A computed fold for a 1623-nucleotide part of an RNA from a Saprospiraceae bacterium, annotated as large-subunit ribosomal RNA, half A. The coordinates come from a structure-prediction model, not an experiment, and the mean pLDDT is 81. NCBI's taxonomy places the organism under Bacteria, Pseudomonadati, Bacteroidota, Saprospirales, Saprospiraceae.
Context: one part of a larger RNA
RNA sequence: GGCGUAUGGCGGAUGCCUUGGCUCUCGGAGACGACGAAGGACGUGGUAAGCUGCGAUAAGCUGCGGGGAGAGGCACACACUCUUUGAUCCGCAGAUGUCCGAAUGGGGAAACCUAUCACGCUGAAGGCGUGAUGUCAGCAAUGACGGUAACCCGGGGAACUGAAACAUCUAAGUACCCGGAGGAAAAGAAAACAAUAGUGAUUCCGCAAGUAGUGGCGAGCGAACGCGGAUUAGCCCUAAAACAUUAUAAUUGAUAGUAGAAUACGUUUGGAAAACGUAACCAUAGAAGGUGAUAGUCCUGUACACAAAAUCUUUUAUAGUGCUAUGCGAGUAGGGCGGAGCCGGUGAAACUCUGUCUGAAUAUACCAGCACCAUCUGGUAAGGCUAAAUACUCCCGAGAGACCGAUAGCGAACUAGUACCGUAAGGGAAAGGUGAAAAGAACCCCUACGAGGGGAGUGAAAAGACCCUGAAACCAUACGCUUACAAGCGGUCGGAGCUACACUUCGGUGUGGUGACGGCGUGCCUUUUGCAUAAUGAGCCUACGAGUUACUCCUCACUAGCAAGUUUAAUCCGUUAAGCGGAGAAGGCGUAGCGAAAGCGAGUCUGAAUAGGGCGGCAGCUAGUGGGGGUAGACGCGAAACCGAGUGAUCUACCCAUGGGCAGGUUGAAGCUUAGAUAGUAUCUGAGUGGAGGACCGAACCAGUUCAUGUUGAAAAAUGUUUGGAUGACCUGUGGGUAGGGGUGAAAGGCCAAUCAAACUCGGAAAUAGCUCGUACUCCCCGAAAUGCAUUUAGGUGCAGCGUUGGAUUAAAGAUGUCAUGGAGGUAGAGCUACCAAUAAGGCUAGGGGGCUUCACCGCCUACCAACCCUUGAUGAACUCCGAAUGCCAUGACAUUAUACCAGCAGUGAGGCAAUGGGUGCUAAGGUCCGUUGCCAAGAGGGAAACAACCCAGACCAUCGGCUAAGGUCCCUAAAUAUGGGCUAAGUUGAAUGAACGAGGUGGGAAUGCACAGACAGCUAGGAUGUUGGCUUGGAAGCAGCCAUUCAUUUAAAGAGUGCGUAACAGCUCACUAGUCGAGCGUUCCUGCGCGGAAAAUAAUCGGGCAUCAAGUCCAUUACCGAAGCUAUGGAUGUACAUCUCUGAUGUACGUGGUAGGGGAGCAUUCCAGCAUCACUGAAGUCGUAUCGUGAGAUACGGUGGAGAUUCUGGAAAAGAAAAUGUAGGCAUGAGUAACGAUAAAAUAGGUGAGAUACCUAUUCGCCGUAAGACUAAGGGUUCCUCGAUCGAUGCUAAUCAGAUCAGGGUUAGUCGGGUCCUAAGGUGUAGCCGAAAGGCGAAGCCGAUGGCAAACAGGUUAAUAUUCCUGUACCCGUAAUAUCUGCGAUGGGGUGACGGAGACGCGUAAGACUGGCCCGGUGACUUAAGUCCGGGUUGAAGUGCGUAGGUGCUGAUUUCUAUAGGUAAAUCCGUAGAAUGAGCUGAAACACGAUAGUACACCAAAGCCUUGGCUGCGGUGAUAAAGUCCCAAGCAUGCUUCCAAGAAAAACCUCUAAGCUUCAGGAUAUUACGGCCCGUACCGUAAACCGACACAGGUAGUCGAGGAGAGUAUCCUCAGGCGCUC
Repeated sequence: GGCGUAUGGCGGAUGCCUUGGCUCUCGGAGACGACGAAGGACGUGGUAAGCUGCGAUAAGCUGCGGGGAGAGGCACACACUCUUUGAUCCGCAGAUGUCCGAAUGGGGAAACCUAUCACGCUGAAGGCGUGAUGUCAGCAAUGACGGUAACCCGGGGAACUGAAACAUCUAAGUACCCGGAGGAAAAGAAAACAAUAGUGAUUCCGCAAGUAGUGGCGAGCGAACGCGGAUUAGCCCUAAAACAUUAUAAUUGAUAGUAGAAUACGUUUGGAAAACGUAACCAUAGAAGGUGAUAGUCCUGUACACAAAAUCUUUUAUAGUGCUAUGCGAGUAGGGCGGAGCCGGUGAAACUCUGUCUGAAUAUACCAGCACCAUCUGGUAAGGCUAAAUACUCCCGAGAGACCGAUAGCGAACUAGUACCGUAAGGGAAAGGUGAAAAGAACCCCUACGAGGGGAGUGAAAAGACCCUGAAACCAUACGCUUACAAGCGGUCGGAGCUACACUUCGGUGUGGUGACGGCGUGCCUUUUGCAUAAUGAGCCUACGAGUUACUCCUCACUAGCAAGUUUAAUCCGUUAAGCGGAGAAGGCGUAGCGAAAGCGAGUCUGAAUAGGGCGGCAGCUAGUGGGGGUAGACGCGAAACCGAGUGAUCUACCCAUGGGCAGGUUGAAGCUUAGAUAGUAUCUGAGUGGAGGACCGAACCAGUUCAUGUUGAAAAAUGUUUGGAUGACCUGUGGGUAGGGGUGAAAGGCCAAUCAAACUCGGAAAUAGCUCGUACUCCCCGAAAUGCAUUUAGGUGCAGCGUUGGAUUAAAGAUGUCAUGGAGGUAGAGCUACCAAUAAGGCUAGGGGGCUUCACCGCCUACCAACCCUUGAUGAACUCCGAAUGCCAUGACAUUAUACCAGCAGUGAGGCAAUGGGUGCUAAGGUCCGUUGCCAAGAGGGAAACAACCCAGACCAUCGGCUAAGGUCCCUAAAUAUGGGCUAAGUUGAAUGAACGAGGUGGGAAUGCACAGACAGCUAGGAUGUUGGCUUGGAAGCAGCCAUUCAUUUAAAGAGUGCGUAACAGCUCACUAGUCGAGCGUUCCUGCGCGGAAAAUAAUCGGGCAUCAAGUCCAUUACCGAAGCUAUGGAUGUACAUCUCUGAUGUACGUGGUAGGGGAGCAUUCCAGCAUCACUGAAGUCGUAUCGUGAGAUACGGUGGAGAUUCUGGAAAAGAAAAUGUAGGCAUGAGUAACGAUAAAAUAGGUGAGAUACCUAUUCGCCGUAAGACUAAGGGUUCCUCGAUCGAUGCUAAUCAGAUCAGGGUUAGUCGGGUCCUAAGGUGUAGCCGAAAGGCGAAGCCGAUGGCAAACAGGUUAAUAUUCCUGUACCCGUAAUAUCUGCGAUGGGGUGACGGAGACGCGUAAGACUGGCCCGGUGACUUAAGUCCGGGUUGAAGUGCGUAGGUGCUGAUUUCUAUAGGUAAAUCCGUAGAAUGAGCUGAAACACGAUAGUACACCAAAGCCUUGGCUGCGGUGAUAAAGUCCCAAGCAUGCUUCCAAGAAAAACCUCUAAGCUUCAGGAUAUUACGGCCCGUACCGUAAACCGACACAGGUAGUCGAGGAGAGUAUCCUCAGGCGCUC
């Protein structure tokens, strides 16, 4: 580690339960709202977070009625109260009722801000309280506005989809948007239908009828007349009727309630009695619920009977009041054009409506009756009202369910439209159960301990609050067996050993557990020709999860009723708890067909026909159940898309308005000045000045070039390095605008909230999907196809083919085999002087070419081409003079079978391999296309090592029986080391029946030659002479070459020479011969088995070991093994037949592989009915064991459990899971693995504590320092402080710590920011304009800051606030009084406010630096003792006064006077003109006061720490100290210079008058005294508190921003200050 058993943990299935849902029935109601609704915000409790209730009178107040003992909601606690003087509670009627919301005084970012008038506090400002102040319609009275689930009417009006595409059409006048109304709405009293008969408003139901019609006459759409019913009602424009409303009377109900019969007992069981037992009772009450298990008689109730102060209501009656459009309907009917509605799609198209153009008649008239006309018939349009029958259910009451029971049922049984997500529209969960009763565990122990555990106790039981039952996955512990030489679907068959229990005759046996070792054996599903496949799907478990339902549709089968008939529908009546019964013949189907029809009729039509042919020639109807089809989402899940209505420009694109930002350095344009040249004012050159630029370098800032890292990241786009722009077409803040076929786009199809070739959300909607996936219990019978034809068809479908089930006729047609007979045919083969086509060689020889012949003619030659013919050879799918076998047709005989027909239901229409005949291809393919057959598919078993298809053989089940097939018999491995005879030597065999080719391998055979007169091989010896043959040659002598009667001689034999060799000779050999040896030796061909040829990929290998007279191979023979075949024994089942004791049994015969598929019979689950039962002496569920059944399953027993369960017979279904990358939950695996988020860094000591790397303190160390410091806007919303407490969770580790948890506390303003002031973009919007509606624009006005506009500083103080409190010193506005002076007065006029970029000089404060004086302190081991060195300080606001530098101004500041056709009226103002005057106006800074502030420092010193050296310092006291220089943010300066692109508005403020008011009022100045409201204010704010899901290396506007070096805000190091980045 495995198996088993036991005990647990985790987890929350199952069972049981139900507070909650779902679907209906009956009745009611269909409300509400300016008397302020619906819906909310905020409050409200002694303690109070949520829900509920309520509203500052706030879980409540008053009155009336009910009721009668406890009560203060959910909510079980503590405290405190109320109540028989009647509480809490219930009903009715009142009171109160903050703020928002139609929202209504104005405004607005809903729940906030802020007015005017009147009155009051009150008295001037300021503040508070009460009331009024909206718009529209209307003369007014008065009314309307908003909301509301479905139903209703109207105005607009899609698309997906279907048509197997799509455009008319369909979907559909649906979805949706908009307007409006009511409890219903709409419609409605004939200018209607009908058809020679009649009906008599409308609406609704059943038929008519899927008919008539319509329709790319496709898909589809689809009436009416008439009939049967429900309900009925008529009237007005003028009278009446009717209606509405009010009052009274009577009456019916509703909203609280009252009363209400009848049981006891027990030596039963139990924690408990309602159970059980015994004996009673009531019943107009045996509905239901509760009570410690199951109650008619215990409780609440139920049947029956009663009751109302108050309000509402039904019906009836009476009375009063109110109200009604002026009239026989004219721009009408009709017509033209264009549309729409009707069943009717423009059609022959009537009828209705009307956008447009026209346009009658007037009852002697007009309209209609499906074009139109005539006759006839019906009616009287162009004004209006009208109940009931009908539709629906947000809601109230009473009830019901063969509906659900916590993954179900509403999304929601529970603080649910909650938590949470999203900018928003919108999306949207999870989560029930202790017990009868909290009796909810006192006390003790362990422990750091309110954690947890062990005792004790309660209880029937711990059921112990993570609480009923408590399954599985998963995780453990104990025990038994087993496992460390052993390879695999993990099982199955056999089986040793060990072990537990029982029995035992003590030998053992049986049962259970384990399982050494051995045999065989490649999961499941899906999809496929074919899957262990390395093709799909599933981590595991539990729960849920897919052929259903409706329909007067169609068809078939079965069952039932009636039958030439059958059957009712709506509706009505009766009745019930609910079923139901009866009436109802309107209608349907059938009873006759044929024909286009007239028509005829068991026939008819066609036809000249009496022929032929087509169709037809007596059983149905209704209901139920089942199979199939149709219409519906139609077996489930699944698109990309299309359309409608909305939501989004907090991201981003562009635009508008208003603000802000850009260290420092460099270059040096124009212009100007000046000098020179020149006749020259032109022009040119130099110098100076000047400071331009989509100029240069380079920080902030913006961007994103390169490389690397990162890639389950630190980050859903970044980091490091590097790079581009950086005064511009620049960057950026705030507030706005543009919206989806639309925007925006310096254009990339880019961007429009992490989404873009058409955003997001919801809806149409369950769109559609000829596509993929999935589709759930058992057994039995049969059992395919992958072919043909057609197809916008090829992976789909229709018909046929093949399957199955039933039927009827019958036993005949059908099928197969064998034999016989008779046929058709042109394949294989063969053949070609038999055709066609093609064809090799030769001969003969026409014809042609070439050559010769001096030319011509006649000829000749030819190894040139070549017809016919001849000889030899010889090809063909589309050649045939010929021509089989097999197959096919017919007939007959024999044998075996079960087809053919009708009806229901299918599936299949991807095939594959092998053999064979062919095509194609390369006579390639595991290729492809046909024919025939077999097999696989859908077929298991044996063999071929393994291996769908090859060989053998077709599996109903069991057996430790037997015989065989293919194939085997040495071992693995069952059976022959069998028998006889050969071959092979190569491990050939034994990879491939591997080749051409090569070879004295070897066996067999045939033929031929030599050989004892001596072969073949070896050894010894010879191998000569003419002659160097001749020729040729430089040479050629046997041997370069040529020639040849290659001759002759000597010989045993010897070539004018077989090779080597030389320049040529020479030399060595051979042929040939002799000797020696002594028996067989050669050559050729055929054949068996072998050798070489012979190179590949996991591992050398025939499956392996191995095998050599074999275990190879060939021949022959015998025996054995060998399968799910055959057989034996037993059993099951189907069909047929027979018999019997006949729902069945027995027997016989033949069967029983099986995918798609057809058919049959059953099991289980939930609920219902009936009958009968079980259960606290223990139901269901759950865990285990045993038994039974072919199986699905069933039963029994034991444990747990603690209250329900159900046999049987029927019925009804949310009725069976292993798979759908299924849904939800739980639990594994990976794995104690990766990681712990900037490499700025820690160390030591002490403290606290259960515990310290991280907390606190101290000392060092390190890091930032144009920040990693300080302030502030947005945003957040208590995170701020606590020497208060805590560590379960959060913190990527620990934690004593914390931005965590609990508790308490904290934000103070006339002057800061905002409002009570102003306006910009933009928004809104009166008048007005436009538009089907909704709505869109829009002068004026209003809102709206990012801009304009009155005023405060310094110090101190808190744990936490301060320009806010305190101290001191100021200032602004307003009111009143007083004093002096006085034309005041506006929503009007004028002025002012009031504005761009860039650049430059100067003055100059803060800050900083330098020099140096003074004050204080320190000054070390050595040296120095000089006032040497070092450190710190040497400061000080607003305001008031003064009015400097500078700017502007003599090109005239300012003032005065005069005039005035301007400033919409007026003006003394402005403007303009004239005259006079003549230096102001603005303005930093500095200085003085403010100033007895305070700080550094010194001394005293509470208290504390401590290393005993010292350190810290609450509090108190005290005094001390000059200036100058440099560089210069801010400011002077809204200035100056310059440039072109020419650079907000309004108010405040000053002034002028108009109306008006006048010496009251009002105004100006001064003084004094009063008054000064609302909101924000804590804290973070380059971040751990904002935006990024996080305590996230990212992003985030503005201000200050020190020193040294430096041009610098670069860079490096450091101040102040802050940190060391939570392992």